[in-house]
């Protein structure tokens, strides 16, 4: 150097907090004595499960997570691989399914961004035009023929540029000029075979050779009810509420008295579940919410940071020491 | 506690992955007036940090920083 555990100042004196628990005392309380008392991340809230209520025959859309295999889980975690990449190595890293299902987009620049030819290369093959030459006994503005030039269709995709990217790579045949056209060698891809539970490896046979991009939509597999302790449970004030009972008439009210008979005064009782309270609530455990503060001393001179229903993974932050392997 | 959004010059704001990020308001100089407002010309000032996808990120992804909003219960 790499990789994996463990610890996160010790000891001791005092004075404090919170919980349990014992003992004495008091009207209420209070006082003193043992006991425990923050983390590897409690943070972020990025994911899951536990437990709640609520919803629910079954199925499907949407929408959300996962994503290289295999085992085994709720699981992206664990274990043992694979394949790419990086290292000299121990050993790290990988948002790592699909671009050959489709559909977007690929500024500029270049023709051309996925379908194409701007310079370029070629005349083997069709027409044209000129200029020769041959042929007819000879002429000729030539029925026909061959040769050069140059134009048209036409062929190429090697080279030049252009861009991040431009239709596999080098190289040899070939060829009019090229071209996987054609070999031999790397790459990929398809197939066959053999190994391997698989991802995938070895090989052999097809010249088959599709451009990136999915951390663009999409596709495809698993998978996933919703909300989340401020969930919810239980007790229950004051108000306004609903039944019942209303002796008695000392007041008030409803047409002038009076009697009924209403209201209303009382009283019991009950619904609902507010304020409040108790449980959820924890071998740390509140709901004005505790774990501090000093002081000696040692030494490597102390980091990041503090519970709030619990648990597991992921990420973030961290001065340092210890130990075990390679 | 849980669960949502935001982040672009001194302010407030837009923005399809593609040239050096628009515009208002401000602030500097400058024209114009006697001088000041107003108005004209002109120029400075940004994508919240750090990684990673992609030829290329303000934008898409991942983390991490700030803000900032909801909840119960009654009506």
């Nucleotide at each position: 150097g790499c990789a994996g555990g463990c610890u996160a100042g010790g000891c001791g004196g005092c004075c404090g907090c919170g919980g349990a628990g014992g003992c004495g005392u008091u009207g209420a309380u209070u006082g003193u004595c043992u006991u425990c008392g923050a983390g590897g991340a409690a943070a972020g809230u990025c994911c899951g499960g536990a437990c709640a209520u609520c919803a629910c025959a079954g199925g499907g859309c949407a929408g959300g997570g996962u994503g290289g295999u295999c085992u085994a889980c709720a699981g992206a975690a664990a274990g043992a691989c694979c394949c790419g990449g990086g290292g000299a190595a121990a050993c790290c890293c990988g948002c790592g399914g699909g671009a050959a299902a489709g559909u977007g987009c690929c500024a500029c620049a270049g023709a051309a961004a996925c379908a194409a030819a701007c310079c370029g290369c070629c005349u083997a093959u069709g027409c044209c035009a000129g200029c020769c030459g041959u042929c007819c006994c000879a002429c000729g503005u030539g029925a026909a023929c061959g040769g050069c030039u140059g134009g048209c269709a036409g062929g190429c995709a090697a080279g030049g540029g252009u861009g991040a990217a431009a239709u596999g790579g080098u190289g040899c045949g070939g060829u009019a000029a090229g071209a996987g056209c054609g070999c031999a060698c790397c790459a990929g891809c398809g197939u066959c075979g053999c190994g391997g539970u698989g991802a995938c490896g070895c090989g052999g046979c097809g010249g088959c050779u599709g451009g990136g991009u999915a951390a663009a939509c999409c596709c495809c597999a698993c998978u996933c009810g919703a909300u989340g302790c401020a969930a919810g449970a239980c007790c229950a004030a004051a108000c306004c509420g609903g039944a019942c009972c209303g002796u008695u008439u000392g007041c008030a009210g409803g047409c002038u008295g009076c009697c009924c008979g209403c209201c209303a005064a009382g009283g019991u009782c009950c619904a609902g579940g507010u304020a409040g309270g108790u449980c959820g609530c924890u071998u740390a455990g509140a709901u004005g919410g505790a774990u501090g503060g000093u002081c000696g001393u040692c030494c490597a001179c102390g980091a990041c940071a503090g519970a709030a229903u619990c648990c597991g993974g992921c990420u973030u932050a961290u001065c340092g020491g210890c130990u075990u392997g390679c | 506690g849980c669960g949502g959004g935001a982040u672009u010059g001194g302010c407030c704001g837009a923005a399809u992955g593609g040239c050096u990020u628009a515009g208002g308001c401000g602030c500097u100089g400058g024209a114009c007036u006697g001088u000041g407002a107003a108005u004209c010309c002109a120029g400075c000032c940004a994508c919240g940090a750090g990684a990673g996808u992609u030829c290329g990120a303000u934008u898409c992804u991942c983390u991490c920083a700030u803000c900032u909003c909801g909840c119960c219960c009654c009506a």